[in-house]
Model confidence (mean pLDDT): 80 of 100. Transfer RNA from uncultured Ruminococcus sp., 72 nucleotides, folded computationally. It matches the Rfam family "tRNA". The organism belongs to Ruminococcus, within Bacteria.

RNA sequence: UGGGGUAUAGCCAAGCGGUAAGGCACAGGACUUUGACUCCUGCACUCGUGGGUUCAAAUCCCGCUGCCCCAA
Numbered sequence: 001u002g003g004g005g006u007a008u009a010g011c012c013a014a015g016c017g018g019u020a021a022g023g024c025a026c027a028g029g030a031c032u033u034u035g036a037c038u039c040c041u042g043c044a045c046u047c048g049u050g051g052g053u054u055c056a057a058a059u060c061c062c063g064c065u066g067c068c069c070c071a072a
Base pairs, nucleotide, nucleotide: 001071002070003069004068005067006066007065010024011023012022018055026042027041028040029039030038048064049063050062051061052060
């Protein structure tokens, strides 16, 4: 420099055009003498970022940025 992949919560991780599952962690509560276990509830008004398409975008298109792989 060229090509490909990838970016979603503190961490892991679903999603495949119709307003974001789940697990761990964390917070509150129930239980318990206390703790642990178990159970209930809560936790992403900007899905890396800036634009575009669309009635509607995490999702499709383009640029940029970070990371990974391949070639030179």